[in-house]
Context: one part of a larger RNA
RNA sequence: CGUAGGAAGUUUGAGAGGAGUCGUUCUUAGUACGAGAGGACCGGAACGAACAUAGCAAUGGUCCACCAGUUGUCACGCCAGUGGCAUAGCUGGGUAGCUACCUAUGGCAUAGAUAAACGCUGAAAGCAUCUAAGCGUGAAGCUAGCCUCAAGAUGAGACUUCCCAUCCGCAAGGAGUAAGACCCCUAGUAAGUGACUAGGUUGAUAGGCCGGAAAUGUAAGUGCAGCAAUGCAUUCAGUUGACCGGUACUAAUAGGUCGAGGA
Repeated sequence: CGUAGGAAGUUUGAGAGGAGUCGUUCUUAGUACGAGAGGACCGGAACGAACAUAGCAAUGGUCCACCAGUUGUCACGCCAGUGGCAUAGCUGGGUAGCUACCUAUGGCAUAGAUAAACGCUGAAAGCAUCUAAGCGUGAAGCUAGCCUCAAGAUGAGACUUCCCAUCCGCAAGGAGUAAGACCCCUAGUAAGUGACUAGGUUGAUAGGCCGGAAAUGUAAGUGCAGCAAUGCAUUCAGUUGACCGGUACUAAUAGGUCGAGGA
C1' cells in the first nucleotide's frame, strides 16, 4: 500500500515445512527345517543407542552486588571493628536464573493408490501364457493420518462484537471527532534501539518498606574462664541478589498525535 466504511477479537486451511532411524534380550521354540552341526519365518513382550522437541519438580554444574573463613599489605590516630588492592587475592558453601551429565515426551497404529515381484481368469495363437480386455496380493518409498507455519490463497476467505451517517466546499477535496490505536512513561514471562507481553492512579508495573521462603552458620558489643592464643554465654544468632505474598511511601504525572462518513 492492497484486501471498496473505520476498528477489536476468534478462526477455516489452499499451500509449505518438520518428523520418518537402528539394536539387543526374552518368548513362540531348541519348534518348522536338517543325517548331524546348526537353526528360523510369522506373531507377542521388555530394555536400550543415537536423534528431535520441551522443561528445571528431583539429581548435578554455574551462580563476579549472597554468607562465612583466611594470607600479605595500605588506610580509617591506636585497640577493637571495618574498607581498598592482590586472578573474584585464596578457600568452603550457595537462592533465583541459565544449564546437562538430568527429567518428560516422540518415531507408532491405520486407510488408499502403487514399484519390483507373485497371482486369478484369458485370448490373439483350438494348446500354453499374470495382459492384450478384465480382476487381485504387494514396500522404510507415494497420498492421507501426527507436529509447526499459513488468506499478499491479489482467488486477499469466514464468524462475533464495537463506532456511526458531523462540519466546510459547486466539485476535487479538506477539518474536527467516534469506536479504537499510537507517541510518552513503569517494567519483563519478550528482546534486535524494533516487535511481543504485563501495566500507567478507577493502579501492585518497577523500586522502597513489611512478612515469609531460602542461603550462610551462631554477628557486633558485653560478661565469664584462661598468663595468653582462645573458649563459653547472651545466640539455630547476625547478615542477605534475583524467589513468594502484602503495602501507594517513590516513579508510571501532565500532555500530544492519528483515526469512519461508506465508488
This is a predicted structure of a 263-nucleotide part of an RNA (large-subunit ribosomal RNA, domain VI) from a Bacilli bacterium. The prediction has a mean pLDDT of 89. Its Rfam family is "Bacterial large subunit ribosomal RNA". Rfam links the family to the GO terms structural constituent of ribosome and ribosome. The organism belongs to Bacilli, within Bacteria.